[in-house]
About this RNA
Small-subunit ribosomal RNA from uncultured Brasilonema sp., 1396 nucleotides, folded computationally. Its Rfam family is "Bacterial small subunit ribosomal RNA". Rfam links the family to the GO terms ribosome and structural constituent of ribosome. Its mean pLDDT, the model's own confidence on a scale to 100, is 81.

RNA sequence: GGGGGGGGCUUGAUUCCUUGCAAGGUCGUGCGCCUCAGCAAUGAGGAGCGGCAGACGGGUGAGUAACGCGUGGGAAUCUACCCAUCCCUACGGAACAACUCCGGGAAACUGGAGCUGAUACCGUAUACGUCCUUCGGGAGAAAGAUUUAUCGGGGAUGGAUGAGCCCGCGUUGGAUUAGCUGGUUGGUGGGGUAAUGACCUACCAAGGCGACGAUCCAUAGCUGGUCUGAGAGGAUGAUCAGCCACACUGGGACUGAGACACGGCCCAGACUCCUACGGGAGGCAGCAGUGGGGAAUAUUGGACAAUGGGCGCAAGCCUGAUCCAGCCAUGCCGCGUGAGUGAUGAAGGCCCUAGGGUUGUAAAGCUCUUUCACCGGUGAAGAUAAUGACGGUAUCUGAGGAAUAAGCAUCGGCUAACUUCGUGCCAGCAGCCGCGGUAAUACGGAGGAUGCAAGCGUUAUCCGGAAUGAUUGGGCGUAAAGGGUCCGCAGGUGGUUGUUCAAGUCUGCUGUUAAAGCGUCUGGCUUAACUAGAUAAAGGCAGUGGAAACUGAAGGACUAGAGUGCGGUAGAGGUAGAGGGAAUUCCCAGUGUAGCGGUGAAAUGCGUAGAGAUUGGGAAGAACACCAGCGGCGAAAGCGCUCUACUGGACCGCAACUGACACUCAUGGACGAAAGCUAGGGGAGCGAAUGGGAUUAGAUACCCCAGUAGUCCUAGCCGUAAACGAUGGAUACUAGGCGUUGAGAGUAUCGACCCUCUCAGUGCCGUAGCCAACGCGUUAAGUAUCCCGCCUGGGGAGUACGCACGCAAGUGUGAAACUCAAAGGAAUUGACGGGGACCCGCACAAGCGGUGGAGUAUGUGGUUUAAUUCGAUGCAACGCGAAGAACCUUACCAGGGUUUGACAUGUCGCGAAUCUCCUGGAAACGGGAGAGUGCCUUCGGGAGCGCGAACACAGGUGGUGCAUGGCUGUCGUCAGCUCGGUUGCUAUGUCGUGAGAUGUUGGGUUAAGUCCCGCAACGAGCGCAACCCUCGUCUUUAGUUGCCAGCAUUCAGUUGGGCACUCUAGAGAUACUGCCGGUGACAAAUCGGAGGAAGGUGGGGAUGACGUCAAGUCUUCAUGCCCCUUACACCCUGGGCUACACACGUACUACAAUGCUGUGGACAAAAGGCAGCAAGCCAGCAAUGGUAAGCAAAUCCCACAAACCACGGCUCAGUUCAGAUCGCAGGCUGCAACUCGCCUGCGUGAAGGUGGAAUCGCUAGUAAUUCCAGAUCAGCAUUGCUGGGGUGAAUUCGUUCCCGGGUCUUGUACACACCGCCCGUCACACCAUGGAAGUUGGUUUUGCCCGAAGUCGUUAUUCCAACCCUGUGGAGGGAAGCCCCGAAGGGCAGGGGGGG
Repeated sequence: GGGGGGGGCUUGAUUCCUUGCAAGGUCGUGCGCCUCAGCAAUGAGGAGCGGCAGACGGGUGAGUAACGCGUGGGAAUCUACCCAUCCCUACGGAACAACUCCGGGAAACUGGAGCUGAUACCGUAUACGUCCUUCGGGAGAAAGAUUUAUCGGGGAUGGAUGAGCCCGCGUUGGAUUAGCUGGUUGGUGGGGUAAUGACCUACCAAGGCGACGAUCCAUAGCUGGUCUGAGAGGAUGAUCAGCCACACUGGGACUGAGACACGGCCCAGACUCCUACGGGAGGCAGCAGUGGGGAAUAUUGGACAAUGGGCGCAAGCCUGAUCCAGCCAUGCCGCGUGAGUGAUGAAGGCCCUAGGGUUGUAAAGCUCUUUCACCGGUGAAGAUAAUGACGGUAUCUGAGGAAUAAGCAUCGGCUAACUUCGUGCCAGCAGCCGCGGUAAUACGGAGGAUGCAAGCGUUAUCCGGAAUGAUUGGGCGUAAAGGGUCCGCAGGUGGUUGUUCAAGUCUGCUGUUAAAGCGUCUGGCUUAACUAGAUAAAGGCAGUGGAAACUGAAGGACUAGAGUGCGGUAGAGGUAGAGGGAAUUCCCAGUGUAGCGGUGAAAUGCGUAGAGAUUGGGAAGAACACCAGCGGCGAAAGCGCUCUACUGGACCGCAACUGACACUCAUGGACGAAAGCUAGGGGAGCGAAUGGGAUUAGAUACCCCAGUAGUCCUAGCCGUAAACGAUGGAUACUAGGCGUUGAGAGUAUCGACCCUCUCAGUGCCGUAGCCAACGCGUUAAGUAUCCCGCCUGGGGAGUACGCACGCAAGUGUGAAACUCAAAGGAAUUGACGGGGACCCGCACAAGCGGUGGAGUAUGUGGUUUAAUUCGAUGCAACGCGAAGAACCUUACCAGGGUUUGACAUGUCGCGAAUCUCCUGGAAACGGGAGAGUGCCUUCGGGAGCGCGAACACAGGUGGUGCAUGGCUGUCGUCAGCUCGGUUGCUAUGUCGUGAGAUGUUGGGUUAAGUCCCGCAACGAGCGCAACCCUCGUCUUUAGUUGCCAGCAUUCAGUUGGGCACUCUAGAGAUACUGCCGGUGACAAAUCGGAGGAAGGUGGGGAUGACGUCAAGUCUUCAUGCCCCUUACACCCUGGGCUACACACGUACUACAAUGCUGUGGACAAAAGGCAGCAAGCCAGCAAUGGUAAGCAAAUCCCACAAACCACGGCUCAGUUCAGAUCGCAGGCUGCAACUCGCCUGCGUGAAGGUGGAAUCGCUAGUAAUUCCAGAUCAGCAUUGCUGGGGUGAAUUCGUUCCCGGGUCUUGUACACACCGCCCGUCACACCAUGGAAGUUGGUUUUGCCCGAAGUCGUUAUUCCAACCCUGUGGAGGGAAGCCCCGAAGGGCAGGGGGGG
């Protein structure tokens, strides 16, 4: 929050308070007075004096980190009422309320005078077992009442109960709080208290506490218990119970047995109320209740019947303690909302593949029952005499009737439960991951399902899971984490062996750990919750007895740890001094001449005033070549020429000495690269800063020329580094192999080597083991023990603040707010790299020809338009879909029309269908007239066609190619991509925790993952190759429409004849590195050669692995969903897709003489043809027309191929080049040629003289060049596309570079994968954090001054009934004032130095 039927038990308020009640309670058996009733006795009541109570009970948790609490002890105390014992209770006195009178005041209240009683007050006596004492002594009591039996009073002792005090131990966080303390610590004397005590005071001493955390700050009532957890723990302190503290805030005392007192007093303060303005009153953190605040918490109830408390002799009175009731599902427990049967699986809903499924035995119907609720009746226990608020309640019983009673959350995974509609990154969901951008099981609704149920969800908090602070039970090479190194106090830990003790340890007993609670058992409410009784247990603390293994303590012994001694050894260990040579630079002098120097290339710079080069001499500073070595030394930092002096450590050998002397180490101390700082020197080279020259878009850089600080020395500071082995120190144990350094022993030798072994270092590999992996592996990151340091998600941040150190720079210590869901490690597969290695490709290079410039064609963009339909957009869109837009096509636009429709199926009716003519109209469409009676039949009718009607439906080139199928492009014809299944078991293997790897890597080779060899792999599949087609050679078969060598014949293979040849088209053969030689590893293969038509895939084609690009296509087709339905459908006419400032792509034609033109001449292949190709002839200049043979084709036709050849012309020019554009005249197709077709003739004759940056194709019958044919098609392509032949080159050194690709390897913080990822500034803002001139609030603390009430004291002042005593008295008491202290509040106080 929505929803809600009973019952039992249970919980339920922060602050300020109106009102009522909660102790102005009770006692007449303590006392006097007054009132009322009564004749009286007497009774009732009132205000007082007096006694007891009011310190309990009830509330709350502000304060308190404390002997406050818990637990266990202790000694120096008191205790009313209660219990027990002993004793006493005698004699007197003076007042004061009430009351009366007179006053003051608004009130609260109060003054004066007078009267009076007591169990009120005072004195005397007595005095014990009381107290004090100087041990002589001294001091101290009492109360009666009522009427015969009780209740009292006083003293003393003891008990019980309650209370006060002290001590051990335990009790939150912070060290960015490290020093605190002056009554402070102790002593003595005194005071004070019930009592100890600096509790207080005077004097004396200078102590006391603290790293085992004092002091300070923050937070907090503590406990039994409660929640959680397997436990250890963690969190918590509601209800119930114990203790403490508080009572509007602060202070104070009085009374009393007890208080410094919740419903008492005084003072101060804040607030509220009354007021006559003078002054007064008040304190719900008692029970109800109100206001405010809040997410949130109840009745201004009943009763003293029970339990308990106060008073009283008692009756009794009082009791918001308590017992009950009321409100609230706050929680726990129990019950119900029905049970049985019931299939047509009803209706309705929802889903649907439309068949059905589901809701669902659920309902209805039939047969039963009556818990609960409702109505009626009986009616408790709680009380052992009386008394019952609860309550006519619980319980029991009767009647009636399924009657009165179900919701909430969830349904993507975690997590049980799924569909549909709506929505469309919108609305929304979400604990985490995440969902939603048009097919959402995640949003919202519905149906269904699941879970719980009078509850269900949400939110908040705590514990758990979390071994995520790890005692149980974690870590630190690379994930967060070893201090830079060593020394060393405290601390922790510690070798062997006896003895003693008994602190730890173990064990027995005793006391305690309140009750309740938890556990177990039993009982009472119908059960349960609830409750009663009994019982048990662990642990803690204290006391006491015992044991002595281990730890500890004391004392003794030992030598294996450690140290000393003696004898040797190696070394850049340290400090200081002395010496040396090479090189560099500078200076002087000689020789000598024009450059030197520097770089990728240059320039600045130096040099004719003589550089550089070279020779000689001199000066200075710094560093020490070779030796030199994963060699040596040192704690680390670090140490390198030689010699000398002083000095530290290590190792080896011997086993003489000491006898555990050891290890580690917070705080502390010392050392500590480089840079930097201070002071003084020094300064050759190098060289931050700086200047100049280059590079560059810029270049505060990289490169070059100069060059200051510095680098060097002395003295001091700093104290940090990737101070790294990113690995703290010590000890012990646990396979080895190979090096190397320093010693020693053995063997051997004349001796030195060699060889074997031991110890100490320093390296590599490796077993077990460890590790997340990488890796480590006797020098551990293995197995163990001890000690220290450090870590706890990333960023903020090693930052801020504080403190310490420092001359400074800065260092050490070291947060939080806020923010993210990650950050990180190791390894894997890819991808990428201006990484590496190898290889390939017209990829570059070498060549040939183009494009880009011109004109035109065509496509696209853009613009325009009513429309210029749509799609394709890097390669891989742009002569692409379109193999052909005048209408049609056509999807677009304008206008005119139709609505079951142009098209399909079904129903009904009519009519054969169909054709011709007239008419309106642009047509669609409409009006009218006529012709026409078909086919099958079982005679009912049917099929087909047309028209009409209504409804299902049709229709859509509308959207989504990012919902899809199919098809296609691309990487790429690149050489790659994968697999090892099924069955209960035995069939892939191996390696890895795993992702994965191996195979597929390696050595060769290839066009090729092609093949060979090797190999923890062995096999296999898709690809490669081959099989297919075509071309090339040959054989054979067959010769018509093809061919013609020979024979005949003709103009002509025309005809006879023939099938040898060509050709056609069937079948076959051939080529395989087969042969030879070289190379290679004896392989695979490769190079050369022979033969051959062809040689190493012979040329070409088809053939396209796993996949990539959400590539392209919903406009070929198919198709989900969405959308339109008199329209986004359909028909028609006209227009548009053909527009035109411009930009791009692809082509054609050219710019000419290797050409153009004229005439003549030669040679193809492959196609097509009946709504067709058309010979020939005729006409025309021609396009073309007319006529017409042949041909459904090896026969006929299209059809003359062109480049080419021969001859002639042109002679370098805008031309006899080029042909755009335009004009005129014609032709063809077609219903139609204006927008907008093609062709012909004549005329016109533009740009263009080989094309910038850039860029494309091609390796041989290729490029280039030249014609021919076909598809589409009525017509339209000399330029597109697809094919065909003709002529026919050049070049390839080679793989450095550009592009693309393949394999291996490497790095990676990339994985939508480099078109990746990602950093910083700036702009804007100020949410968070920090700073800031300042400003302001809160809390707390310290010192001093003033200071209320009040306690103690008080010479002097003043007042006074009791006793003494009669005086101007004493004792004693009180008050004001004063002294000390003293709350709140107010005031003062910045730091330092000197003097008085």